Predicted 3D model of a 71-nucleotide RNA (transfer RNA) from a Candidatus Aenigmatarchaeota archaeon. Its mean pLDDT, the model's own confidence on a scale to 100, is 83. Its Rfam family is "tRNA". Rfam classes the family as a transfer RNA. Rfam links the family to the GO term triplet codon-amino acid adaptor activity. The RNAcentral record of the sequence draws on ENA. The organism belongs to Candidatus Aenigmatarchaeota, within Archaea.
RNA sequence: GGGCUGGUAGAUCAAUGAAGAUCGCUACCUUCGCAAGGUAGAGGUUGAGGGUUCGAAUCCCUCCCAGUCCA
Numbered sequence: 001g002g003g004c005u006g007g008u009a010g011a012u013c014a015a016u017g018a019a020g021a022u023c024g025c026u027a028c029c030u031u032c033g034c035a036a037g038g039u040a041g042a043g044g045u046u047g048a049g050g051g052u053u054c055g056a057a058u059c060c061c062u063c064c065c066a067g068u069c070c071a
Base pairs, nucleotide, nucleotide: 001070002069003068004067005066006065007064010023011022012021013020025041026040027039028038029037047063048062049061050060051059
């Protein structure tokens, strides 16, 4: 320098054009108390910028970062 894969909640991962799960966190219930369990809630500019579209994590272009292969 070139090819490929990936980047989404604090963590691990989904989502074929309208963003969710598990764990974690907070409050409450339960207990003498803790843990476990139950209920509810908070937490996302989806790596950055632009384009297409009524609508983009998703499709298109450029760039950044990580991994891997080739040179």